[in-house]
Context: one part of a larger RNA
RNA sequence: GAUUGAACGCUGGCGGAAUGCUUUACACAUGCAAGUCGAGCGGCAGCGCGGGGGUAACCCUGGCGGCGAGCGGCGGACGGGUGAGUAACACAUCGGAACGUACCCUGUGGUGGGGGAUAACGGAUCGAAAGAUUCGCUAAUACCGCAUAAGACCUGAGGGUGAAAGCGGGGGAUCGAAAGACCUCGCGCGACAGGAGCGGCCGAUGUCCGAUUAGCUAGUUGGUAGGGUAAGAGCCUACCAAGGCGACGAUCGGUAGCUGGUCUGAGAGGAUGAUCAGCCACACUGGGACUGAGACACGGCCCAGACUCCUACGGGAGGCAGCAGUGGGGAAUUUUGGACAAUGGGGGAAACCCUGAUCCAGCCAUGCCGCGUGAGUGAAGAAGGCCUUCGGGUUGUAAAGCUCUUUUGUACGGAAAGAAAAGAUCAAAGCUAAUACCUUUGAUACUUGACGGUACCGUAAGAAUAAGCACCGGCUAACUACGUGCCAGCAGCCGCGGUAAUACGUAGGGUGCAAGCGUUAAUC
Numbered sequence: 001g002a003u004u005g006a007a008c009g010c011u012g013g014c015g016g017a018a019u020g021c022u023u024u025a026c027a028c029a030u031g032c033a034a035g036u037c038g039a040g041c042g043g044c045a046g047c048g049c050g051g052g053g054g055u056a057a058c059c060c061u062g063g064c065g066g067c068g069a070g071c072g073g074c075g076g077a078c079g080g081g082u083g084a085g086u087a088a089c090a091c092a093u094c095g096g097a098a099c100g101u102a103c104c105c106u107g108u109g110g111u112g113g114g115g116g117a118u119a120a121c122g123g124a125u126c127g128a129a130a131g132a133u134u135c136g137c138u139a140a141u142a143c144c145g146c147a148u149a150a151g152a153c154c155u156g157a158g159g160g161u162g163a164a165a166g167c168g169g170g171g172g173a174u175c176g177a178a179a180g181a182c183c184u185c186g187c188g189c190g191a192c193a194g195g196a197g198c199g200g201c202c203g204a205u206g207u208c209c210g211a212u213u214a215g216c217u218a219g220u221u222g223g224u225a226g227g228g229u230a231a232g233a234g235c236c237u238a239c240c241a242a243g244g245c246g247a248c249g250a251u252c253g254g255u256a257g258c259u260g261g262u263c264u265g266a267g268a269g270g271a272u273g274a275u276c277a278g279c280c281a282c283a284c285u286g287g288g289a290c291u292g293a294g295a296c297a298c299g300g301c302c303c304a305g306a307c308u309c310c311u312a313c314g315g316g317a318g319g320c321a322g323c324a325g326u327g328g329g330g331a332a333u334u335u336u337g338g339a340c341a342a343u344g345g346g347g348g349a350a351a352c353c354c355u356g357a358u359c360c361a362g363c364c365a366u367g368c369c370g371c372g373u374g375a376g377u378g379a380a381g382a383a384g385g386c387c388u389u390c391g392g393g394u395u396g397u398a399a400a401g402c403u404c405u406u407u408u409g410u411a412c413g414g415a416a417a418g419a420a421a422a423g424a425u426c427a428a429a430g431c432u433a434a435u436a437c438c439u440u441u442g443a444u445a446c447u448u449g450a451c452g453g454u455a456c457c458g459u460a461a462g463a464a465u466a467a468g469c470a471c472c473g474g475c476u477a478a479c480u481a482c483g484u485g486c487c488a489g490c491a492g493c494c495g496c497g498g499u500a501a502u503a504c505g506u507a508g509g510g511u512g513c514a515a516g517c518g519u520u521a522a523u524c
Stems, first nucleotide, its partner, number of pairs: 001524004006520005013371004018366001020363001021329001026327003030324003035074003040071002043067002047065002049062005081282003090207007099199003104195005110189002112146001114144002121136006152161003166187006174181002208254003215245003220242008257279004261272004284305005307318004335361001337360003343357001344355004374404004384395004410460005418451001423446001424444007468513005473494003479508005489496002
């Protein structure tokens, strides 16, 4: 000199766009943060509506709008947080072969025919509660057989094994008493092959300090056989052999998430890893598996532990390193806000629902950037202050006065963009037996904004609403007076102060920065 997620002192006008628990991975009150689908299913607790009864409360009924709870599907493995652990099971870069993949895309060939249950519900019972037991009824895209098997898998090459589910829209002829069959479209379901993206695994090189850590290692190193996994492998087991690593630093100890980057520097390098992005690890502590395409799962389960809470003492409940917020710790770090309008995500055919992701608003000079606190004129060089050689000098064109302007602020008025869609109607094309339905494209009008009457623009009055902080001995830009008298004090270094201190304190003056200025801490 530059820099900071800074703090402290004094001071403080506005705007923009950012950042904001670096400490106790300490403990957490309260609310919210993951749901959705009735176009999978049986149904109908509650609400609206219709019908009936009743004076009313209410009861019965329909299941139309819808829908609590339940069965079922998909999603809760993403998104969000934190950096405890980890010096290599990680990360960065470059390669590799023995793998998996729900949703998405492409293609091939299917979607036939049956069965038995169970929740909800009803009855009974236990319990303070959490919850649990028993009897009975019922459905499915829940579950299980049968058939079929192009391709798939196994094979001793003969053969063998293994699938599926329906739902919704529309309809001319034919059949049917009706439901419907049937046709067609859309969404699904099952098998196989390929793709995309994602993930698992392996190798090489690189990645802090200590030798006052020199030897380490028995599943250890390799082989055979078996098991196991989606997959290679001592990954696991049995047996056999005795190997493997190490001064090119093994092992041990300490410290630490890694990277793109960031800061500094002419560079080489040094320091660092907040915000943003990629990867990893963790989710009260330790362990375990279940489900699933995917987890050994932050807001899932089980066991153990510590802690907290409820209890009728028999037994139960919980996990903010999600967003806010509280206590504590600390020099120190914000609101228990708004909205799903946009972007994105989950579910759904869609409408739509959910979304503390996100977008916004609030707080803080925490840093960065921009603007303002007025402009011109004005010598009687006013008054006052300070100094003085008492002549004067200086503050100083500074003020006053005169003439202007109105950024900002105040008041009033106007007023965007962020919105394109989805939905509706019409037209054309495709599909089709079809002018239904559905899909695509186009046209038309309507509608959707948290921020917010915000940005921005205009009008009005009026210099009106707006300057501090540090320093002035040398380094280092800037000097005098008074007070003090080795005292009080200053100080980054040298050093000042013991009676004329440009170095202490105050004042006048000056210098430097400026809504900031200094100090402290830290890095180069």

Predicted 3D model of a 524-nucleotide part of an RNA (small-subunit ribosomal RNA, 5' domain) from an uncultured beta proteobacterium. The RNAcentral record of the full RNA draws on ENA and SILVA.